[in-house]
RNA sequence: CCCUUAGAGUUUGAUCCUGGCUCAGGAUGAACGCUAGCUACAGGCUUAACACAUGCAAGUCGAACGGGACUUAUUGGAAUGCGGUUUCGGCCAAAUGAAAGUAAGUUUAGUGGCGAACGGGUGAGUAACGCGUGAGGAACCUGCCUUUCAGUGGGGGACAACAGUUGGAAACGACUGCUAAUACCGCAUAACAUGUUAAGAUCGCAUGAUUUUGACAUCAAAGCUUAAUGUGCUGAAAGAUGGCCUCGCGUCUGAUUAGCUAGUUGGAGGGGUAACGGCCCACCAAGGCGACGAUCAGUAGCCGGUCUGAGAGGAUGAACGGCCACAUUGGGACUGAGAUACGGCCCAGACUCCUACGGGAGGCAGCAGUGGGGAAUAUUGGGCAAUGGGGGAAACCCUGACCCAGCAACGCCGCGUGAAGGAAGAAGGCCUUCGGGUUGUAAACUUCUUUUACCAGGGACGAAGGACGUGACGGUACCUGGAGAAAAAGCAACGGCUAACUACGUGCCAGCAGCCGCGGUAAUACGUAGGUUGCAAGCGUUGUCCGGAAUUACUGGGUGUAAAGGGCGUGUAGGCGGAGCUGCAAGUCAGAUGUGAAAUCCCGGGGCUCAACCCCGGAACUGCAUUUGAAACUGCAGCCCUUGAGUAUCGGAGAGGCAAGCGGAAUUCCUAGUGUAGCGGUGAAAUGCGUAGAUAUUAGGAGGAACACCAGAAGCGAAGGCGGCUUUCUGGACAUUAACUGACGCUGAGGCUCGAAAGCGUGGGGAGCAAACAGGAUUAGAUACCCUGGUAGUCCACGCCGUAAACGAUGGAUACUAGAUGCGGGAGGUAUCGACUCCUUCCGUGUCGUCGCAAACGCAGUAAGUAUCCCGCCUGGGGAGUACGGCCGCAAGGUUGAAACUCAAAGGAAUUGACGGGGACCCGCACAAGCAGCGGAGCAUGUGGUUUAAUUCGAAGCAACGCGAAAAACCUUACCAAGACUUGACAUCGCAUGACCGGUACAGAGAUGUACUUUUCCCUUCGGGGACAUGUAGACAGGUGGUGCAUGGUUGUCGUCAGCUCGUGUCGUGAGAUGUUGGGUUAAGUCCCGCAACGAGCGCAACCCCUAUGAAUAGUUGCCAAUAUUAAGUUAGGAACUCUAUUCAGACUGCCGUGGACAACACGGAGGAAGGUGGGGAUGACGUCAAAUCAUCAUGCCCCUUACGUCUUGGGCUACACACGUGCUACAAUGGCUACUACAAAGAGCUGCGAAAUCGCAAGGUAGAGCGAAUCUCAAAAAAGUAGUCUCAGUUCGGACUGUGGGCUGCAACCCGCCCACACGAAGUCGGAGUUGCUAGUAAUCCCGAAUCAGCAUGUCGGGGUGAAUGCGUUCCCGGGUCUUGCACACACCGCCCGUCA
Repeated sequence: CCCUUAGAGUUUGAUCCUGGCUCAGGAUGAACGCUAGCUACAGGCUUAACACAUGCAAGUCGAACGGGACUUAUUGGAAUGCGGUUUCGGCCAAAUGAAAGUAAGUUUAGUGGCGAACGGGUGAGUAACGCGUGAGGAACCUGCCUUUCAGUGGGGGACAACAGUUGGAAACGACUGCUAAUACCGCAUAACAUGUUAAGAUCGCAUGAUUUUGACAUCAAAGCUUAAUGUGCUGAAAGAUGGCCUCGCGUCUGAUUAGCUAGUUGGAGGGGUAACGGCCCACCAAGGCGACGAUCAGUAGCCGGUCUGAGAGGAUGAACGGCCACAUUGGGACUGAGAUACGGCCCAGACUCCUACGGGAGGCAGCAGUGGGGAAUAUUGGGCAAUGGGGGAAACCCUGACCCAGCAACGCCGCGUGAAGGAAGAAGGCCUUCGGGUUGUAAACUUCUUUUACCAGGGACGAAGGACGUGACGGUACCUGGAGAAAAAGCAACGGCUAACUACGUGCCAGCAGCCGCGGUAAUACGUAGGUUGCAAGCGUUGUCCGGAAUUACUGGGUGUAAAGGGCGUGUAGGCGGAGCUGCAAGUCAGAUGUGAAAUCCCGGGGCUCAACCCCGGAACUGCAUUUGAAACUGCAGCCCUUGAGUAUCGGAGAGGCAAGCGGAAUUCCUAGUGUAGCGGUGAAAUGCGUAGAUAUUAGGAGGAACACCAGAAGCGAAGGCGGCUUUCUGGACAUUAACUGACGCUGAGGCUCGAAAGCGUGGGGAGCAAACAGGAUUAGAUACCCUGGUAGUCCACGCCGUAAACGAUGGAUACUAGAUGCGGGAGGUAUCGACUCCUUCCGUGUCGUCGCAAACGCAGUAAGUAUCCCGCCUGGGGAGUACGGCCGCAAGGUUGAAACUCAAAGGAAUUGACGGGGACCCGCACAAGCAGCGGAGCAUGUGGUUUAAUUCGAAGCAACGCGAAAAACCUUACCAAGACUUGACAUCGCAUGACCGGUACAGAGAUGUACUUUUCCCUUCGGGGACAUGUAGACAGGUGGUGCAUGGUUGUCGUCAGCUCGUGUCGUGAGAUGUUGGGUUAAGUCCCGCAACGAGCGCAACCCCUAUGAAUAGUUGCCAAUAUUAAGUUAGGAACUCUAUUCAGACUGCCGUGGACAACACGGAGGAAGGUGGGGAUGACGUCAAAUCAUCAUGCCCCUUACGUCUUGGGCUACACACGUGCUACAAUGGCUACUACAAAGAGCUGCGAAAUCGCAAGGUAGAGCGAAUCUCAAAAAAGUAGUCUCAGUUCGGACUGUGGGCUGCAACCCGCCCACACGAAGUCGGAGUUGCUAGUAAUCCCGAAUCAGCAUGUCGGGGUGAAUGCGUUCCCGGGUCUUGCACACACCGCCCGUCA
């Protein structure tokens, strides 16, 4: 220089941090689920080192040997005997040809040689020189092979085989006899061998090694074979190969394993071995190992490598390669060059098999295969053609090594399942806002291709060596031809992480889930479908490993509060260590050499059509060792230095420690005196003490404990801790001087000492205080807090305990890094001497603060800053500082210190809210001060409850309850009973017919039905069209059915409270803060001032309406001063006044004074109709309450469809043991009654208000003027006033209830209306606890009107009349606002949370 290093979800209302959990990646000898076309390559019992049927896996050599068997040739000729002959006895005799011999060949049980110790399997054991790496063997061996030298002479005796006899079921033997050899044994020969010995030489760190010249002793051999000489054998030397031994370094976990060891450690001697060695033995000595982890326990074959990772690391050790160990378990040796021997032997054990019961046989962790185990792992295949191995001279034989094939997607790589065109964007599916969208160029269709699979023909390389011959794979690879898109796509996911969305079903069910979490009727999270995304002959899941995880931190973490500093010191081992010079070269650095096997990885080439795979070359293997050099740093050695450290001198400070003595105040007790009824105690009391004399007070005495004031974030000590005074003994720190030593230092695992309080043991002591305990209170209870008592204990001596929030929650040491200001202890300087002061400096102890640090809070020369060194400790929460074990303790207990299981958090700091029986300030009819009520009575009305066929539904603290309802007799009406209708009472569309409407009669409770009757629409281009009605078919209508927790809209409430926010800037990592806080002020976030803020918005205020004054204009239906007139503003007239209704004016702290900060503003005053928002109204910020309403309306989804729709009659909503809310009327004399007489405002009126007149006691009737209204009517206002009466009583109060008779409305007043008259005349004599409204034209009181409405207000909404009392004030109750503080709350205190029980 280049390359490399990715994060996310989850704690919270939100934030930053700490911290765990989880995910995305890669890998796999894998398994499971679904699916599956083909090649090449590679791998395939990870579990039971469990047991094994069957076959095969190590033989070969006849050119070492004797024998046997067989074949051929030959010799031989027994025996038979065609034929001939015969004396019938036999003879001749072809042919066949036995035994035996010879020769050649084949074969082989045995003797003998070599091999069987290789190859192949497995990983049980092993924590070891087993393995890895590097050295050493002067302490060693090595068959076959290579090279060299020398030799190979001559003898002997056996044993198998074989024969015979014999035992046994078998396996297997026993005895007798014969025999060969390259089997065995002597003899000769003998050195460059070995041993002893003599004399030298050279070398080595040493034991010693090498070598020269002699002497003596000892030891060899085998033959076989050819046409041809080759091959063996023996001795020696060397090489190569293979092995053996020793050493340095490295190699898992546990200390809840700390001590282990008797052949143990060493010596010299002997034995043994190829060789060293306690390897073994006798003797002697008493050693050896261990905190740098011995011993013990657990686990494990080790490595090259493999997986992962940026790397450092972590995990792993299948396949391939190297080493080791093992071969049913344990032990043992033999043979051999080599074994303590997988397919050898012996013994013992277990197991299996055979047996005639006497005895025998066996060992798949070789290749196949079987059973078993298990989630799980293949054929009882072919061949020695190749490579390699054994034997042989060779031919050749053997070879489950090996080469091949088979099975299974187990892995990696490659290929295919078609390609191009193709929009009517087909059909079908799915969705839909019904328009369409999507599947989708996808398909169909047209054209083209044929890889792979299939069929047919040809057909290898692999085969090397002089030729011939030799192929399991295999008629395989490959080539050519043929047919035909033909035979070939699935799996998972789709809430976030994480690429990909809709519908239906389900309804906290069924289910999903890696984490967070989905599902309780609109689920992108469950199941299915369509679609989409990802990968693809695979895809998912599960297990395991690494990564992410800097979450064990070497690279690369922390420890004030998140987990974490030891309670403090002293000090051992260890670690680290001041200045200068010289040397060495252990560390360090550089060069060279050896080694680091091959394979693997990387790079460059090459070969299979590519790739995987294979081959070649290079690099690399970061390591170890040897050697040469350098000498800065560390180390070591030597010399030296003084600044670190120590010593010494001098000086002052101090509750430093130990011991002894002394002192006064106070409490308590005792004695005595005075004195009398209480004392004491508390929030208030009581227990307690006291007339036997307390408390109080005086005097005297006893005893114990603690030391007021001084006294101070002052002092001392390592910490715990230390406080009257004096004395003895004693530790440490500080300053000064610079004389001495010369790095003597720092830290400190273990060890040792000290270590508050409580507690324990023994013995004292005991005044006060005081666990336990007792009593009294408090309380629902009170095993507490409060009170009265009171024992251990507290005190002393000695001995234990060894812990604390033992805290600065901050280990020790050293150095460095702005300042400011206190306190304590010293030293120096200046001022001629001095106090004070000032300056400088050292040590200690505080506060603030810059840089820096920190998650923030904060720390900041006494660091939590910058660095170095050493120690302790931490690694999610709970379980748990628990259990077990060890150690300590008299005990209490301490110390060390887990796991199972369980959760997805636990936690720190800070932020915003909410909350607090926290604080500060402020406001409100909030309290207080008042007035009138409610709560008691009767009635009205609403609600709950109950009842009912139904008593329709909703509203539920404030903020439901005279509420929806500004009018339930029918209707309304939604409820109930009964009776009816089914395209419907209502809307749109098709067809047919016809006007429709209307009237009458009958049945019926009516709806409805039947019959009769009247009538014959409009427009027209003459085709038809329109409105209406009837009939008919289906789409549909209809629903006051559900969900206000799916919604819109509307409304309530906090609250007419003064708040709620934004932009930019600034501060903070951030949530956020600032602004909006602060000082004043206001009704107000109203205004002023200040300020890292400056502005702005929604709210406040103002603008709007009514009202209070005036002006101008206008005078009818309103008004009437003057002039006339009348019964009357009735009329003429007037326009002044009132009034009406339009426009203006006016009020703004504008003016004055005082206070205030010279401000805002407040107070007072003037003027004014009105004075500080004049009085009312409308107006309701951001938001809260899943507040209310699906029954005003609208609306998604669900539900009903001859009914949950529609019509009708009757009933119900009006029920009535009861409870509550809101009202009316009262209880009377501030009153009732009777009579007379005044004064309003605001409204309404034609289906209406209805006058006068008249009838009726009255309700009301008759009547109908006037008025669509400033004209007429409702309409009388009432309280008030005047006069009279009643005289305190259940009344001349009160009017409920009831009876009778009437009136009105209406189709209809029975359930169920209102009113009138007469009669009847209930409760009630001012209302418990509690509670409501109201601050002025208000409360209280009195009437009037309107809406709804046929009729029906004590309700509601308006109007005016009369017209008060009180307010000291903010302690308290309630609600609200601002600031601040605490917080483990955030669904926000109706929170959170602990224990017990189920």

Predicted 3D model of a 1398-nucleotide RNA (small-subunit ribosomal RNA) from an uncultured bacterium. Rfam family: Bacterial small subunit ribosomal RNA. Rfam links the family to the GO terms structural constituent of ribosome and ribosome. RNAcentral holds the sequence, with entries from Greengenes. The coordinates come from a structure-prediction model, not an experiment, and the mean pLDDT is 84.